Transfer RNA from a Nanobdellota archaeon, 72 nucleotides, folded computationally. NCBI's taxonomy places the organism under Archaea, Nanobdellati, Nanobdellota. The coordinates come from a structure-prediction model, not an experiment, and the mean pLDDT is 85. It matches the Rfam family "tRNA". Its family is annotated with triplet codon-amino acid adaptor activity in the Gene Ontology. It is annotated as a transfer RNA.
RNA sequence: GGGCUCGUAGUUCAUCGGCAGAAUGCGCCCCUCGCACGGGUGAGGCACCGGGUUCAAUUCCCGGCGAGUCCA
Numbered sequence: 001g002g003g004c005u006c007g008u009a010g011u012u013c014a015u016c017g018g019c020a021g022a023a024u025g026c027g028c029c030c031c032u033c034g035c036a037c038g039g040g041u042g043a044g045g046c047a048c049c050g051g052g053u054u055c056a057a058u059u060c061c062c063g064g065c066g067a068g069u070c071c072a
Base pairs, nucleotide, nucleotide: 001071002070003069004068005067006066007065010024011023012022013021018055026042027041028040029039030038048064049063050062051061052060
């Protein structure tokens, strides 16, 4: 320098045009003499940035930045 994959909650990942969810972590409550485990409940994401297509974009297209991987 080039090809491919990826960028979404604190973390790991779903969702692949119209509702953004799970696990784990965190707060509170129950359970316990207390802790852990377990159960219940809640908060938490302008979906990397900019533009385009569309009535509508996390999703499709283009550019940029970043990460991983392969080739040189």